[in-house]
RNA sequence: GCCGUUGUAGCUCAUUUGGUAGAGCGCUUGACUGUGGAUCAAGAGGUAGCGGGUUCGAUCCCCGCCAACGGUA
Numbered sequence: 001g002c003c004g005u006u007g008u009a010g011c012u013c014a015u016u017u018g019g020u021a022g023a024g025c026g027c028u029u030g031a032c033u034g035u036g037g038a039u040c041a042a043g044a045g046g047u048a049g050c051g052g053g054u055u056c057g058a059u060c061c062c063c064g065c066c067a068a069c070g071g072u073a
Stems, first nucleotide, its partner, number of pairs: 001072007010025004019056001027043005049065005
């Protein structure tokens, strides 16, 4: 340089034929407990790497760029 894969919550990952995004862990509050942990209940937290295009509507389809990983000479 070329080819491929990946990028979604603090972390690890879901989200099928496009219809206004969820789980586990973690965090906060409450209950329980002599305290803590465990358990139970509730809650906060992401406009989906960046920019464009298609569409009534894009995490999803198309193009460019950036980053990580793998392959190749």
Molecule: transfer RNA
Organism: Phycisphaerales bacterium